Background
The prediction has a mean pLDDT of 85. This is a predicted structure of a 100-nucleotide RNA (SAM riboswitch aptamer (S box leader)) from a Flavobacteriaceae bacterium. The sequence is in RNAcentral, with records from Ribocentre.
RNA sequence: GACUUAUCCAGAAAGACUGAGGGAAGAGGCCCUAUGAAGUCUUAGCAACCUGUUUCUCAAUAAGGUGCUAAAUCCUUCCGCUACGGCGGACAGAUAAGAA
Numbered sequence: 001g002a003c004u005u006a007u008c009c010a011g012a013a014a015g016a017c018u019g020a021g022g023g024a025a026g027a028g029g030c031c032c033u034a035u036g037a038a039g040u041c042u043u044a045g046c047a048a049c050c051u052g053u054u055u056c057u058c059a060a061u062a063a064g065g066u067g068c069u070a071a072a073u074c075c076u077u078c079c080g081c082u083a084c085g086g087c088g089g090a091c092a093g094a095u096a097a098g099a100a
Stems, first nucleotide, its partner, number of pairs: 003098006013043005021032003026077004044069003049065002051062004073092001078089004
């Protein structure tokens, strides 16, 4: 990097260093940002996929391995339907677990 399965309208930020961009990519919007973006580190927190414990199961609980901590994956894009307000699906992406 490709494959399989599941989930993605919930939830959860402070400090230090640094200093201009960021919200995955293209396009169009919209937004965040010197009252400090992105990044790194520390601490804290959220969640509960794997895991531990209890348990027949369901489930509960803990938080060891991950993950995450603006806005729905920020929204749209492609297809179908539509009472034209939207609705459903696909693709792409992210995360987890697995398999070759």